[in-house]
RNA sequence: AGAGUUUGAUCCUGGCUCAGAACGAACGCUGGCGGCAGGCCUAACACAUGCAAGUCGAGCGCUCUCUUCGGAGGGAGCGGCGGACGGGGGAGUAACGCGUGGGAAUAUGCCCUUCACUAAGGAAUAGCCUCGGGAAACUGAGAGUAAUACCGCAUAAGGCCUACGGGGGAAAGAUUUAUUGCCAAGAGACGGACCCGCGUUGGAUUAGCUAGUUGGUGAGGUAAUGGCUCACCAAGGCGACGAUCCAUAGCUGGUUUGAGAGGAUGAUCAGCCACACUGGAACUGAGACACGGUCCAGACUCCUACGGGAGGCAGCAGUGGGGAAUAUUGCACAAUGGAGGAAACUCUGAUGCAGCCAUGCCGCGUGAGUGAAGAAGGCCCUAGGAUUGUAAAACUCUUUCACCAGGGAAGAUGAUGACGGUACCUGGAGAAGAAGCACCGGCUAACUCCGUGCCAGCAGCCGCGGUAAUACGGAGGGUGCUAGCGUUGUUCGGAAUUACUGGGCGUAAAGGGCGCGUAGGCGGUAUUGAAAGUAAGGGGUGAAAUCCCAGGGCUCAACCCUGGAACUGCCUCUUAAACUCCUGGUCUUGAGUUCGAGAGAGGUGAGUGGAAUUCCGAGUGUAGAGGUGAAAUUCGUAGAUAUUCGGAGGAACACCAGUGGCGAAGGCGGCUCACUGGCUCGAUACUGACGCUGAGGUACGAAAGUGUGGGGAGCAAACAGGAUUAGAUACCCUGGUAGUCCACACCGUAAACGAUGAAUGCCAGUCGUCGGGUAGCAUGCUAUUCGGUGACACACCUAACGGAUUAAGCAUUCCGCCUGGGGAGUACGGUCGCAAGAUUAAAACUCAAAGGAAUUGACGGGGGCCCGCACAAGCGGUGGAGCAUGUGGUUUAAUUCCAAGCAACGCGCAGAACCUUACCAACCCUUGACAUCCUGUGCUACAUCCAGAGAUGGAUGGUUCCCUUCGGGGACGCAGUGACAGGUGCUGCAUGGCUGUCGUCAGCUCGUGUCGUGAGAUGUUCGGUUAAGUCCGGCAACGAGCGCAACCCACAUCCUUAGUUGCCAUCAUUAAGUUGGGCACUCUAGUGGGACUGCCGGUGAUAAGCCGGAGGAAGGUGGGGAUUACGUCAAGUCAUCAUGGCCCUUACGGGCUGGGCUACACACGUGCUACAAUGGCGGCAAUGGGAAGCUAAUCUCAAAAAGCCGUCUCAGUUCGGAUUGGGCUCUGCAACUCGAGCUCAUGAAGUUGGAAUCGCUAGUAAUCGCGGAUCAGCAUGCCGCGGUGAAUACGUUCCCGGGCCUUGUACACACCGCCCGUCACACCAUGGGAGUUGGUUUUACCCGAAGACUGUGCGCUAACCGCAAGGAGGCAGCAGGCCACGGUAAGGUCAGCGACUGGGGUGAAGUCGUAACAAGGUAACC
Repeated sequence: AGAGUUUGAUCCUGGCUCAGAACGAACGCUGGCGGCAGGCCUAACACAUGCAAGUCGAGCGCUCUCUUCGGAGGGAGCGGCGGACGGGGGAGUAACGCGUGGGAAUAUGCCCUUCACUAAGGAAUAGCCUCGGGAAACUGAGAGUAAUACCGCAUAAGGCCUACGGGGGAAAGAUUUAUUGCCAAGAGACGGACCCGCGUUGGAUUAGCUAGUUGGUGAGGUAAUGGCUCACCAAGGCGACGAUCCAUAGCUGGUUUGAGAGGAUGAUCAGCCACACUGGAACUGAGACACGGUCCAGACUCCUACGGGAGGCAGCAGUGGGGAAUAUUGCACAAUGGAGGAAACUCUGAUGCAGCCAUGCCGCGUGAGUGAAGAAGGCCCUAGGAUUGUAAAACUCUUUCACCAGGGAAGAUGAUGACGGUACCUGGAGAAGAAGCACCGGCUAACUCCGUGCCAGCAGCCGCGGUAAUACGGAGGGUGCUAGCGUUGUUCGGAAUUACUGGGCGUAAAGGGCGCGUAGGCGGUAUUGAAAGUAAGGGGUGAAAUCCCAGGGCUCAACCCUGGAACUGCCUCUUAAACUCCUGGUCUUGAGUUCGAGAGAGGUGAGUGGAAUUCCGAGUGUAGAGGUGAAAUUCGUAGAUAUUCGGAGGAACACCAGUGGCGAAGGCGGCUCACUGGCUCGAUACUGACGCUGAGGUACGAAAGUGUGGGGAGCAAACAGGAUUAGAUACCCUGGUAGUCCACACCGUAAACGAUGAAUGCCAGUCGUCGGGUAGCAUGCUAUUCGGUGACACACCUAACGGAUUAAGCAUUCCGCCUGGGGAGUACGGUCGCAAGAUUAAAACUCAAAGGAAUUGACGGGGGCCCGCACAAGCGGUGGAGCAUGUGGUUUAAUUCCAAGCAACGCGCAGAACCUUACCAACCCUUGACAUCCUGUGCUACAUCCAGAGAUGGAUGGUUCCCUUCGGGGACGCAGUGACAGGUGCUGCAUGGCUGUCGUCAGCUCGUGUCGUGAGAUGUUCGGUUAAGUCCGGCAACGAGCGCAACCCACAUCCUUAGUUGCCAUCAUUAAGUUGGGCACUCUAGUGGGACUGCCGGUGAUAAGCCGGAGGAAGGUGGGGAUUACGUCAAGUCAUCAUGGCCCUUACGGGCUGGGCUACACACGUGCUACAAUGGCGGCAAUGGGAAGCUAAUCUCAAAAAGCCGUCUCAGUUCGGAUUGGGCUCUGCAACUCGAGCUCAUGAAGUUGGAAUCGCUAGUAAUCGCGGAUCAGCAUGCCGCGGUGAAUACGUUCCCGGGCCUUGUACACACCGCCCGUCACACCAUGGGAGUUGGUUUUACCCGAAGACUGUGCGCUAACCGCAAGGAGGCAGCAGGCCACGGUAAGGUCAGCGACUGGGGUGAAGUCGUAACAAGGUAACC
């Protein structure tokens, strides 16, 4: 520090995910030792049992025990001090609670210090004793007793009150040598109480809150200020700088993360707060409204004799419960500290230790060295080897830790050691007792085999798995960490993904519809003063611990100790005055005012004009009109449409008209008048910052819509009808109501768009246009200036597209808005509205994308150009019939298998009776029909016979070849053994090779350069031209490659060479080129020539080329063939062959006989023969051509057919030949299933073929026959050959296919694409919902425990007074207001459930349509 993931690829936006660190953790697997820490995060749930706060006899009396009589010890009480500390958990609390810094009106036991005093008395009471009540807890009465318990009195340095006269007010002794205690007062310290500034979570779908409320006066109360409380008076106080309300939460030092700023957090340790079963209350006290105190109420638990009582672990252990989850009912007061005590000492679950737990951090170990036969085993393998691996074994060593034995601390300042026979030290034995976990597709370090076969499973994201899985499971190997390793959860980081540091808003999410304007924010020039911000220095504080640095102590480290720095903060003092703020006065450039001109569909009201539509009346006139793609509905003989004249009425204003004008926007268009807003230019003077923006607020705001009243010509939602259609609730047509118009009042939204907020300044230009001004003699011109409005373009910006002085550039100010897609601009709540609805505005859930711009393709019922038997123009067919053949289907024991739109179907098959043959049935073989190796043996071949359907089995006869070193070896056959053979079994979606197709279409690419962030582009586009990316020209391209063309083959012409088996002109000869002879000709087969737009004319750009012509056998590629670019279709073929993997192995292999591939209601493809007279039949007819064999032509097939002559005369025929019966021939072991031919007889359908569809552009179509391969036989098929021999092409609108350019795209598996909505089904979350349940809260009222306060106090009453009657004082009781719990009623709010219901999301193939993406077939959208 980044990475993965949207795409075919790219750049961007943007979310999701990962790598890091941390943890009071939990879970899974595993587990040797030690040190230091930590250990109920959940139920502030309930608690059995034990312990956690006592102590003092040197305050007091009583009593008991022991006694050495000196005394010692115990018990219950009175009294004192302490139980307000220590310990616990975080419920409540959004608060002066906490943090930080200040303040004044306070009290403070014990402690320290100073000063003064400590005298003399009195009355009670517990314990104890007696008598009672009660189950108990406990309690009543009587008698009597002590004090440092209680109460007067005396005194008063100081203190308190005061009306300044005065008044009132204290104590405690104990022991005696000392001391110690007590009382009053002052000061200190410690720890408290109170007040204030600042800081301290979320929500505005909480906007108003408040009655002791805010202030004053007086009083009460408190330690003390204060509405703290009360009486009276005033009406205030708080709040958009967020009051009130709701939700959540103890706060901090710190912890964690981060580069930092920030974020998250508040366990352990430390400070503060609040709490102690729940609620309320006070008492005592220095201190409490009190965890282990009291009273009351409530809930719960326990005891009970039912009358009453007892209790409070959020102390330490422990139990139950909850939970994913968190320890021992331990030891000790030895240390540190606390309470009491004079002390000894007692108490102390504070604390110190131990136990449990890998919960974390840190340290150590599980051995070290040598060791190649690179052992065995495992695993992989190309079978060679590689790897595990120096790893092991083996040899030589060591002993940390653990174990055993011995010694043995510090912690303790005199005694005292729980820890603990611990730490540590020494000795001993033996490699001995001690390694796992996760991962290995990418991110991310690490790869192979087997199993599985979209199953089982994995998965953090992308994604793996459908028979060759580095992704599942196992194994081998490897990588990482290591007594741990992984997973899960949470936090920060990465995330600049809330952006202060540090983001954005034209199209990705995002500018408010637009003005005015309040608060607020910001603000021109020069200067005075002050010093709030700011800056510098000093002082105080910022607890300790933590973090950091240095040093030190445990063997190191973790850990601990000491010191420093830091704690970025707050307060305060002094200084400075540039900048901002404040203050005083100044200036004119920002802003405004005045005067003079100007342009304009700016607004409102009133009036007015012509054209057109419609309607009405009248005339002319007659059968149609209207409408459409075509029609129909509709109108019209009751007279339409058309035409002429007149009239009515409403709405809108042609031309001018213009990226022209005006307005803030919406918007504004005939003409005239009235009223009125704003703007521009020019000029001088004036005011003197008066400015900009603008949350709330308020005015305006298209269309549609709403209300009331008018109006209504045309148009036209709804609606009706007609068409179209599979349907057509649409598009088209005929009608037609709201509405559109006016007035008034609402609504307040639009793709209200420049998808671009307002304002100011600055930053190259060019060309238009609108309104003014200035200069040049200027009515048109030129230059310049101000203000608008456009186009292009530089810098610059941008992801790109694009923007570019009218910025999306460079800056400043203010406002609005955004933070993944969907759910959703929806629900609920609020506000507004008559309603429609608007505005504000979520969540659950769900996905890993959604999106922007640009690129390359593909596609379009987009465009342009061009080509092709593509259409058109023609000729002949197919589709109808019969038959042949192939396929589907069906059938069958089997009808073997493959091929499937074009590009399967007379295809593989150039030929199924057996064989072929792969299929079926039966019968047989098992190292096999075939190959290699090993062992034994020496036969065989051949012939004959028997059994059998045959394979096969048996018998008889018969008896080899080559080499030799004579041992044997080889060939061949038989037998045996195991390795193996064999498979037309599967996978063409594991493959090679071969092939088809687009397509003989003209395309497909590369190098260098250039352009672009990039994918990519350029070149290859463009203008011509061509059959052609063929050529020419131009051009940021220049070249090149594979294709095209040419080179190749045969044909057409000529020359030449060569003449046998060819040929025969001349000369002989024959039946015959038969022979002699010849090689001229034909022909054969070799070599050459020839054609190149070469020549001429025209055209074109003077090019390429095109058109015409000449010559020529042939003319513009001369006709034909071979030759098939990069690629596409997971195209075809595992059954030609080869081959990986899988499968079978007495069978899925091999042999044999018979059957099947030839079946037959049917459907399709390809053909043959026909339907006849351009014909059938009969006769005649080769001088030509072809092909195979072959030693080039002999020879054979062999007869060609069309043609010519005769006959038939339009009919199911002398057409047609199917079908069937009979006879015969041929091939072959064999002709039944199942061959071909000949012949006699039979003589079916069929009279030119619906929709549709195929071939062909010249020696072609059509027509005619012939040959060949395969082959024993079998041809309508296939491959070839020649004979005869046409018609037509205007042309490119349309169909199909293709090429190039361009355009749109939401497609990229690429239109056979993508994709929307209803319905049906399943699941999920959610809204409404009659109601119902619970929490919380408000108001009013009722009740009113305990308690303090106030009043009263008839009852009771020790201290004081008193002449003793009584008084003062006190207590009980009673009353009052306050008040907890409780109750009633009415609300608010939150949550749970809820029949039914609404939409939403997700789901494999469902149904219906086809709305969107191309002009998406009616452009789309708001």
Predicted 3D model of a 1422-nucleotide RNA (small-subunit ribosomal RNA) from an uncultured prokaryote. It matches the Rfam family "Bacterial small subunit ribosomal RNA". RNAcentral holds the sequence, with entries from ENA.